[in-house]
Context: one part of a larger RNA
């Protein structure tokens, strides 16, 4: 000198922004909202219409939040899958045959304080089941060809076994459904290299290291299991301890470097602390389920309910951080043939001396000289009127009109270091001071006054980094 956080005094306006409960308590939460949609898949209720109940489909694994854990293939970068999956989407090929039984809502009868729940009757589907065909998978035999670094891959063919597809709607334009092959997208696994500190941590390890055979998975593998062998890692730092989400980037510096990594983007992880699972293409699932723990709430004491590290908002903690606003107008996302519906994502407003940029707080003349007074001028800003602007507003912009009327402070003045050898008070007291040092009766250094210097809507202090 620059940057970051807090803070004292002071403060007129405008534009922009990846700023604003990251640091401390991943502490606890009242209330409202934050994920629905489809009647062109169905059944029902209603005099009728908006509408509603239930089954069904897709979505709810995205978006949004946070950084606790993690020193790890978590991340970055480069590869591999001859060990893999992939809903919706795109391309190509083929198909959409036959049959059946239920069930919810509604109705009747109940149980319960509630949450919710039992029995009977009865009905539909793009819900469910069966048969056939297509097909898929596996085993086994044969002959070659292709790709490739390498066939365990692909293609052809014979035999056998197991499993075994489909759904309709329509406004007649289409929209769907099933199977196979390929693509795209997304994901999973493996791997070379890279990036913290400590030796006042030197040995660590029994599923540990490998083999054989199984189980499991979309898939390889001690991932799991049985038997067998005794290996495996380590001074190129294992193990242990501490700290820490990683990167793009950010701050500073002429650079080498050093320091940081909260916001915005990419990746990861988590959803009160743990564990488990279902559904599904995809979860071991913030606004799904089950159990344990701790906390809170309701209760008729029998039993139930909740999870803001979503948006607002509250308490607590603290030096430290905003509105319980408006709208789907724009951009996206989900559903739908579409119209459209939903969306605290997002967009838009409100608050804040958070940052960057810009403008102003007047100009001229005369008088007076202690601050000032009087007259004229200009029009940043401001008041009023009209229009543009916007989902609606706010702001902003354009034109007219009025009008100096509303706008300057902070720090410092002994040296470093720009600026007082002026006055009053104090008297090693009260106090000042980054450092040197001032103050014990003429203090340029303390406290005031006057004067001055410096920066200026800011200016000083404290802490951190270069």
């Nucleotide at each position: 000198g620059g940057c970051c956080a807090c803070u004292g005094c002071u403060a007129u306006c405008g534009g922009g922004g990846u700023u604003u409960g990251a640091c401390u308590a991943a502490g606890c939460c009242a209330u409202g909202c934050g994920a629905g949609u489809c009647g062109a898949g169905a059944g029902g209720u209603u005099c009728a219409a908006g509408a509603c109940c239930u089954c069904g489909g897709c979505g709810u694994a995205c978006u949004g939040c946070u950084c606790a854990g993690u020193a790890a293939c978590a991340c970055g970068u480069g590869g591999a899958c001859a060990a893999u999956c992939u809903g919706c989407c795109c391309u190509g090929a083929a198909g959409u045959g036959g049959a059946g039984g239920a069930u919810a809502a509604u109705c009747c009868c109940g149980g319960g304080a509630a949450a919710c729940u039992g029995g009977g009757g009865g009905u539909a589907a793009u819900a469910c089941u069966c048969c056939a065909u297509a097909g898929u998978u596996c085993g086994u035999g044969a002959c070659a060809a292709c790709u490739g670094g390498a066939a365990u891959g692909u293609u052809u063919u014979g035999c056998g076994a197991a499993c075994g597809a489909g759904a309709g709607a329509u406004c007649c334009g289409u929209c769907g459904c099933u199977u196979c092959a390929g693509g795209a997208u997304g994901a999973g696994u493996c791997u070379g290299c890279g990036g913290c500190c400590g030796a006042u941590u030197a040995g660590g390890u029994a599923g540990u290291u490998g083999u054989u055979g199984g189980g499991g998975u979309a898939a390889c593998g001690g991932c799991c299991c049985a038997a067998c062998a005794a290996g495996c890692c380590u001074g190129u730092c294992a193990u242990c301890g501490g700290u820490a989400c990683g990167g793009g980037u950010u701050g500073u510096g002429g650079g080498a470097g050093c320091a940081a990594g909260a916001g915005c983007c990419c990746g990861g992880a988590g959803a009160u602390g743990g564990a488990u699972u279902c559904u599904g293409a995809g979860a071991c699932a913030c606004g799904a389920a089950u159990c344990c723990a701790g906390g809170c709430c309701c209760u008729a004491c029998g039993g139930g309910g909740c999870g803001c590290a979503g948006c607002a908002g509250g308490c607590g903690c603290g030096a430290a951080a905003a509105u319980u606003u408006u709208a789907c107008c724009a951009u996206g996302c989900g559903g739908g043939c579409a119209a459209c519906c939903g969306u605290g994502a997002u967009a838009a407003g409100g608050a804040a001396a958070c940052c960057c940029c810009g403008a102003g707080u007047g100009c001229c003349a005369g008088c007076a000289c202690a601050g000032g007074c009087u007259g004229g001028c200009u029009g940043u800003c401001c008041g009023c009127c009209a229009g543009u602007g916007u989902a609606a507003a706010u702001a902003a912009c354009u034109g007219g009109u009025g009008a100096a009327g509303a706008a300057a402070g902070g720090g410092c003045c002994g040296g470093g270091c720009a600026a007082g050898a002026c006055c009053g008070g104090u008297g090693c007291c009260a106090g000042c001071c980054g450092c040197c040092g001032c103050g014990g009766u003429a203090a340029u250094a303390c406290c005031g006054g006057c004067g001055g210097c410096u920066c200026g809507a800011g200016u000083g202090g404290u802490g951190g980094c270069c």

Predicted 3D model of a 466-nucleotide part of an RNA (small-subunit ribosomal RNA, 5' domain) from an uncultured Methanomicrobiales archaeon. Rfam family: Archaeal small subunit ribosomal RNA. A reference for the family is Yusupov et al. (2001), "Crystal structure of the ribosome at 5.5 A resolution", Science. The coordinates come from a structure-prediction model, not an experiment, and the mean pLDDT is 80.